[in-house]
RNA sequence: CAGGUAAACCGGGUGGCCGCCCCGGCUUUAGUCGGGGAGGAAAGUCCGAGCUCCGCCGGGCAGGAUGCUGGGUAACACCCAGGAGGGGCGACCCUACGGAAAGUGCCACAGAAACAUACCGCUCCGGCUUUUGCUGGGGCAAGGGUGAAAUGGCGAGGUAAGAGCUCACCGGCGACCGGGCGACCGGCCGGCCGUGCAAACCCCAUCCGGAGCAAGACCAAAUAGAGGGACACAGGGACGCCCGGCCCGUUCCCCGGGUUGGUCGCUCGACCCCGAUGGCAACAUCGGGGCUAGAUAGAUGGCCGCCGUCCCGAUUUUAUCGGGAUACAGAACUCGGCUUACAGGUUUACCUGGCCC
RNA sequence: GUGAGUGUAGCCGAGAGGUUUAAGGCGCCAGGUUGUGGCCCUGGAGAGCGAGGGUUCGAAUCCCUCCACUCACCCCA
Numbered sequence: 001c002a003g004g005u006a007a008a009c010c011g012g013g014u015g016g017c018c019g020c021c022c023c024g025g026c027u028u029u030a031g032u033c034g035g036g037g038a039g040g041a042a043a044g045u046c047c048g049a050g051c052u053c054c055g056c057c058g059g060g061c062a063g064g065a066u067g068c069u070g071g072g073u074a075a076c077a078c079c080c081a082g083g084a085g086g087g088g089c090g091a092c093c094c095u096a097c098g099g100a101a102a103g104u105g106c107c108a109c110a111g112a113a114a115c116a117u118a119c120c121g122c123u124c125c126g127g128c129u130u131u132u133g134c135u136g137g138g139g140c141a142a143g144g145g146u147g148a149a150a151u152g153g154c155g156a157g158g159u160a161a162g163a164g165c166u167c168a169c170c171g172g173c174g175a176c177c178g179g180g181c182g183a184c185c186g187g188c189c190g191g192c193c194g195u196g197c198a199a200a201c202c203c204c205a206u207c208c209g210g211a212g213c214a215a216g217a218c219c220a221a222a223u224a225g226a227g228g229g230a231c232a233c234a235g236g237g238a239c240g241c242c243c244g245g246c247c248c249g250u251u252c253c254c255c256g257g258g259u260u261g262g263u264c265g266c267u268c269g270a271c272c273c274c275g276a277u278g279g280c281a282a283c284a285u286c287g288g289g290g291c292u293a294g295a296u297a298g299a300u301g302g303c304c305g306c307c308g309u310c311c312c313g314a315u316u317u318u319a320u321c322g323g324g325a326u327a328c329a330g331a332a333c334u335c336g337g338c339u340u341a342c343a344g345g346u347u348u349a350c351c352u353g354g355c356c357c
Numbered sequence: 358g359u360g361a362g363u364g365u366a367g368c369c370g371a372g373a374g375g376u377u378u379a380a381g382g383c384g385c386c387a388g389g390u391u392g393u394g395g396c397c398c399u400g401g402a403g404a405g406c407g408a409g410g411g412u413u414c415g416a417a418u419c420c421c422u423c424c425a426c427u428c429a430c431c432c433c434a
Base pairs, nucleotide, nucleotide: 001353002352003351004350005349006348007347008346009345010344012307013306014305015304016303017302018301020037021036022035023034024033025032026031039328043339044338046337047336048335049334050333051212052211053210054209056245057244058243059242060241061240063208064207065206066205067204068082069081070080071079072078083097084095085094086093087092098203099202103201104200105197106196119144120143121140122139123138124137125136126135127134128133152170153169155167156166157165171193172192173190174189176187177186178185179184216264217263218262219261225255227254228253229252230251234250235248236247237246256433257432258431271290272289273288274287275286276285277284278283308326309325310324311323312322313321314320315319358430359429360428361427362426363425364424367383368382369381375414385401386400387399388398389397407423408422409421410420411419
């Protein structure tokens, strides 16, 4: 210098005019003054919680979620550290990563066989035949062929031909020994050796009551429940089913009618910033400081000027001038995550290659 | 805002891991029939299953992430 990897961050600045929402003060109730006013994703609503409501308890069956190990956390499908497998020259990255000897199921087409199989083939013995060859019985699974997948791979020995039949190396499985909390790793022994699919049913381990701020509470207003149906050994105990106990004492569906108001919930919270200590880290504890939007058809905006940043063009270069662009997107009960979108830019650490000293 | 559900030719719709042709109807196109049109008869075109990725030998179908659309919500209660 070029290319790359990982992490963190910014994502316009400033001035003028006119506006919008909230809070506080003053006051002539309509103004005036002062203060505050979007994000890293506020988004998708995919997970997990707080909070609120649903009379209560117990048992069983369904159903759902998660899925290597250890830790963190209020909790999680998140995060951190590690293991194994895979990718990359490397920095580093990716992984739905439990179980296929618990059982059931599937494996189309092709192929002899996708579980017990032999199509071509190899070979031994007998018979026929002049050899080739044909035929009967037996052995084999090496080679060919089919397929996504064919009974561990490869080499040597061995054999009638072959075969873990035997041996070396490699892969898997199992026992033992050693290390590690553990996933797992290393050594050694045993020829013990047919697949794939669990994002097919399932098995194993752990966890799970439901609904959601339009939850819910209060005030005010209006209207019509003498409309129809289900049920009485009924029904309900909020939205799976069944059973038991206790409890309630009326519900459910359709039709019809009314309103389109206000207050609370509502913003101080597992909050933010800085420092110390412990820990590899996620994080925890302690100390100090800070207050940071709250609408209810929904505010956070519009116009103009100057300066940034990037791109294009012109002038003979520095430089100047002209034009264009400046992203994704916008709170609605609140947090912790994940995922997705994003013009352009900054910083730090590291890797590879080239050149120079 | 919250919670459910649905996406397959222009429209309606079957499929539910397996023969590479994804049925069928309406509509469209061409030919026939008719004096002409319709009905009818024959033939044909038109989809890669909302988009992307994954699992599998194999995906419209199973899983994940996005996109679009539809429905429900208050009081008398």

Two RNAs folded together computationally: RNase P RNA and transfer RNA, 434 nucleotides in total. Rfam match: Bacterial RNase P class A. By type it is a ribozyme. Rfam links the family to the GO terms tRNA processing, dimeric ribonuclease P complex and ribonuclease P activity. The coordinates come from a structure-prediction model, not an experiment, and the mean pLDDT is 79.